[in-house]
RNA sequence: AAACCUGUUUCGGGAGAGAUCUGAUUCUUUUGGGGUCAGACGCCGAAGGCGCAACCGCCCCGGAAACGCUCAGGCCAAAGGACCGAGACAGGGAA
Numbered sequence: 001a002a003a004c005c006u007g008u009u010u011c012g013g014g015a016g017a018g019a020u021c022u023g024a025u026u027c028u029u030u031u032g033g034g035g036u037c038a039g040a041c042g043c044c045g046a047a048g049g050c051g052c053a054a055c056c057g058c059c060c061c062g063g064a065a066a067c068g069c070u071c072a073g074g075c076c077a078a079a080g081g082a083c084c085g086a087g088a089c090a091g092g093g094a095a
Stems, first nucleotide, its partner, number of pairs: 004092010018041001020040009042075003048071001049069003055063003
C1' cells in the first nucleotide's frame, strides 16, 4: 500500500395490505367526483420497537434473524422503506 470490515453520505433498484363504510367540512365542470378531519370494522410487515430462538462469542454472561407480535408505522399515488448494487469521505486493516 491493497483486498476486506465499520460508520456517514450520493445515485439506482426495492414488496405487502380497503381508491372500504359512516359522519362533518370543503372544492368543483353539481343529483357525480375529489380533498381534509373524526369514528368503525378489516388487513400488511421491509422504518423503529418488543419477544422466542437457530447460531455465535471473551461462555459468569452477552450478541443475535428476513421468524413471531403488531405498540408505532403503513393499506390509489406521493413520501417512507429492511435489504441489494455502484461511488465518495472518515476510521480500522497498518508497521
Record summary:
This is a predicted structure of a 95-nucleotide RNA (Glycine riboswitch aptamer) from an uncultured Hyphomonadaceae bacterium. The model forms 91% of the base pairs in the Rfam consensus. It matches the Rfam family "Glycine riboswitch aptamer". Rfam's curators write: This family represents the bacterial glycine riboswitch. Rfam links the family to the GO term glycine biosynthetic process. Its mean pLDDT, the model's own confidence on a scale to 100, is 79.